[in-house]
Context: one part of a larger RNA
RNA sequence: UGACGGGGGCCCGCACAAGCGGCGGAGCAUGCGGAUUAAUUCGAUGCAACGCGAAGAACCUUACCUGGGUUUGACAUCACCCGGAAAGCCUUGGAGACAAGGCCCUCUUCGGACUGGGUGACAGGUGGUGCAUGGCUGUCGUCAGCUCGUGUCGUGAGAUGUUGGGUUAAGUCCCGCAACGAGCGCAACCCUUAUCCCGUGUUGCCAGCAAGUAGUGUUGGGGACUCGCGGGAGACUGCCGGGGUUAACUCGGAGGAAGGUGGGGAUGAGGUCAAGUCAUCAUGCCCCUUAUGUCCAGGGCUUCACGCAUGCUACAUUGGCCGGUACAGCGGGUUGCGAUACCGUGAGGUGGAGCGAAUCUCUGUAAAGCCGGUCUUGGUUCGGAUUCGAGUCUGCAACUCGGCUCGAUGAAGGUGGAGUCGCUAGUAAUCGCAGAUCAGCAACGCUGCGGUGAAUGCGUUCCCGGGCCUUGUACA
Numbered sequence: 001u002g003a004c005g006g007g008g009g010c011c012c013g014c015a016c017a018a019g020c021g022g023c024g025g026a027g028c029a030u031g032c033g034g035a036u037u038a039a040u041u042c043g044a045u046g047c048a049a050c051g052c053g054a055a056g057a058a059c060c061u062u063a064c065c066u067g068g069g070u071u072u073g074a075c076a077u078c079a080c081c082c083g084g085a086a087a088g089c090c091u092u093g094g095a096g097a098c099a100a101g102g103c104c105c106u107c108u109u110c111g112g113a114c115u116g117g118g119u120g121a122c123a124g125g126u127g128g129u130g131c132a133u134g135g136c137u138g139u140c141g142u143c144a145g146c147u148c149g150u151g152u153c154g155u156g157a158g159a160u161g162u163u164g165g166g167u168u169a170a171g172u173c174c175c176g177c178a179a180c181g182a183g184c185g186c187a188a189c190c191c192u193u194a195u196c197c198c199g200u201g202u203u204g205c206c207a208g209c210a211a212g213u214a215g216u217g218u219u220g221g222g223g224a225c226u227c228g229c230g231g232g233a234g235a236c237u238g239c240c241g242g243g244g245u246u247a248a249c250u251c252g253g254a255g256g257a258a259g260g261u262g263g264g265g266a267u268g269a270g271g272u273c274a275a276g277u278c279a280u281c282a283u284g285c286c287c288c289u290u291a292u293g294u295c296c297a298g299g300g301c302u303u304c305a306c307g308c309a310u311g312c313u314a315c316a317u318u319g320g321c322c323g324g325u326a327c328a329g330c331g332g333g334u335u336g337c338g339a340u341a342c343c344g345u346g347a348g349g350u351g352g353a354g355c356g357a358a359u360c361u362c363u364g365u366a367a368a369g370c371c372g373g374u375c376u377u378g379g380u381u382c383g384g385a386u387u388c389g390a391g392u393c394u395g396c397a398a399c400u401c402g403g404c405u406c407g408a409u410g411a412a413g414g415u416g417g418a419g420u421c422g423c424u425a426g427u428a429a430u431c432g433c434a435g436a437u438c439a440g441c442a443a444c445g446c447u448g449c450g451g452u453g454a455a456u457g458c459g460u461u462c463c464c465g466g467g468c469c470u471u472g473u474a475c476a
Base pairs, nucleotide, nucleotide: 001476002475003473004472005471007470008469009468010467011466012465013464015460016459019423020422021421022420023419026313027312028311029310030309031308032307033306034304035303042053043052064299065298066297067296068295069294070293073122077121078120079119080118081117082116083115084114088103089102090101091100092099093098107112124288125287127286128285129284133282134281135277136276137275138273140271145184146183147182148181149180150179151160152159153158164175165174166173190265191264192263193262195233196232197231198230199229200228201227205222206221209220210219211218236259239253240252241251242250243249315416319375320374321373322372323371324370325369331362332361333360336355337354341350342349343348382413387408388407389406390405391404392403393402429452430451431450432449433448434447435446
């Protein structure tokens, strides 16, 4: 100087408390451990691994296993030699890769381009080492800290500044002070959302004026309104009052769409964990080179006495079922989205208008909601696992191993022990919708979007984590 203390002081955080909803019990989904296996590829392992890499494992992917091939190679460059257009098609064998044979074809400026074979340099490796590395990332933590120049003090390590009194979300600001300044962080500048104004007006809008329709901004037209786009205004403790050191600031009030950082996002200082990643990529060294490279078929990554994690669905009446009826926003679409119509109980099929989209379409989208009916406490008209049958879609192909539909079946489950998690407002809870990946889909995941919309917060004694000062130390 740090680090640590079941030392002290001050302070903060959904840290506790106050509340609301879960998890832990059941079934299923997904990931992991373990076991199994020819293989169940590899990595991630307290917080900070475990719906993680994976925003899509039937083949492919694929790295694993079994078997069959191949050796200048699936891919790149160069040199030399020999040959031919290459490609493609057909036949035979084969699981295919491939092999054998045939057909077709033969450019040219005569250098060569393209390509086959041979030789040699070399290629190739998701082989090892993340404790050799770059880059990227997690975490403490969006915590308020981390430093430097000069000066001063100290033999020196170092100290001071950065401590102190207030204050703040903040090393934020004020005052004081052997310090005076400065840098990286904080804040602001950026995006979005909330109000208003100006400009603009199609594909958007329709108040007023006409026309038309079974109905619809449908048509003429209009720019008022909504909305889209562009630009601007607005919030700064600016104003008033109390407190405070005449300060910083704080409390209350006015006006205002918004008030003291208005809400949300992006933004992550110096460092810590030899944290994670050699399997994104790059890369040193080591290793393989008729194989640890490469091609192919099939299998595996989908197993299952068990344990854990994260979710979904429930256990019902604030409910289930049936009928009617209302209202979104974000997004996607040409190898695509696919309307009206028709067929089918349905998944879906036929068909193809329109649309590279404020125009058409997914989607007349919503669901919870509202109105009416029914069920009546029963493992039930709760719950839907499991199994059987029949279909449908994608795809070369759904046996291992896909989704969906219909009919039948109708398991566990009656609110879950010790314990444990999230959340302070348009939040929790609850309801649906869209998208990426994607032929299809194991998505109940993830990322977004809107609808409905709470309760509680006395307070800081305690648990956890953190910041500043101080103290002890046989630790570094």
Predicted 3D model of a 476-nucleotide part of an RNA (small-subunit ribosomal RNA, 3' major domain) from Glycomyces arizonensis DSM 44726. The sequence was found in a public genome assembly. NCBI's taxonomy places the organism under Bacteria, Bacillati, Glycomycetaceae, Glycomyces, Glycomyces arizonensis.